[in-house]
RNA sequence: UUAGUAGGUCGGUUUGUCGCCUGGUCAUGAGACCAGGAGGAAAGUCCGGGCACCAUAGAGCAACACAGCGGUUAACGGCCGUCAGGCAGCAAUGUUUGGUCCCUGCUACAGAGACGAGUGAUGUGAAACGAGCAUACUGUGUGGUGCAAUUCCAUGUAAACCCGCGCCAGAGGCUGGCUCGGCCGAGUGGGAGGGUAGGAAGCGAGAGAGUGGCACAGCAAUGUGUUUACCGAGAUUAAUGACAGACGCCGCAAGGUACAGAACCCGGCUUAUAGACCUGCUAUAAUA
Numbered sequence: 001u002u003a004g005u006a007g008g009u010c011g012g013u014u015u016g017u018c019g020c021c022u023g024g025u026c027a028u029g030a031g032a033c034c035a036g037g038a039g040g041a042a043a044g045u046c047c048g049g050g051c052a053c054c055a056u057a058g059a060g061c062a063a064c065a066c067a068g069c070g071g072u073u074a075a076c077g078g079c080c081g082u083c084a085g086g087c088a089g090c091a092a093u094g095u096u097u098g099g100u101c102c103c104u105g106c107u108a109c110a111g112a113g114a115c116g117a118g119u120g121a122u123g124u125g126a127a128a129c130g131a132g133c134a135u136a137c138u139g140u141g142u143g144g145u146g147c148a149a150u151u152c153c154a155u156g157u158a159a160a161c162c163c164g165c166g167c168c169a170g171a172g173g174c175u176g177g178c179u180c181g182g183c184c185g186a187g188u189g190g191g192a193g194g195g196u197a198g199g200a201a202g203c204g205a206g207a208g209a210g211u212g213g214c215a216c217a218g219c220a221a222u223g224u225g226u227u228u229a230c231c232g233a234g235a236u237u238a239a240u241g242a243c244a245g246a247c248g249c250c251g252c253a254a255g256g257u258a259c260a261g262a263a264c265c266c267g268g269c270u271u272a273u274a275g276a277c278c279u280g281c282u283a284u285a286a287u288a
Base pairs, nucleotide, nucleotide: 001285002283003282004281005280006279007278008277009276010275012247013246014245015244016243017242018241020037021036022035023034024033025032026031039259043270044269046268047267048266049265050264051146052145053144054143058180059179060178061177063142064141065140066139067138068082069081070080071079072078083098084097085096086095087094088093099137100136104134105133106132107131114124115123150201151200152199153198161191162190163189164188165187172184173183174182175181208231210230211229212227213226214225215224216223217222248257249256250255
């Protein structure tokens, strides 16, 4: 250099005009000015947590998830390290499997004996030991509902009418799916109707299990300490835009410039992604 392999980073910049959302200041007001305004995945909503509420959520069964060994974390089914077997590759490396066989069931061992038929064959058709496997067993984990949680303010009202059940010897309800157990309980199920359907908090500078740098511990994931470093959307029919130009990148040129848009928050996983860059490692390749 070429080919490959593993991991990481970035993923446009800028000017003008006109707009939108949030906050601040000024203004009697109309409004003016200033500051900020999507992502690495904001996506799928798959796994785990924070947070909130519930009448504290106990036992058994069922269900689901996980499964070599060790570590890491708030937690995980994630991540890191490592062991063994299979497969692919020259290799770096990738990929896949990994509790147990006591019970239950299945599979092969195995078309045996016997039956039946016949000239002969096809036919019907087991069990045990030992072996393998999962739907079986073992271990571990899982209370439920999700920000439409939940709280407050405001507005309105029919606490009326009809039917059923019940008022402690208790209807009905809650407790994941079932059973038991526990708990709440004076109302409750239905009919036919009437009313309201706005705002605030939760909700982002109390942003945070935050990011980066440095030091230390560790192979690593990660942790501890330190720092005059960094960050700054918060809408609710849902703002974060439109138009015109310049630059960058790709292309001979015309032209093109990915995937994609927050909805309580966070850690992962998965999926989508034009293009650019960095690092480690490998080679039966090439050159010096």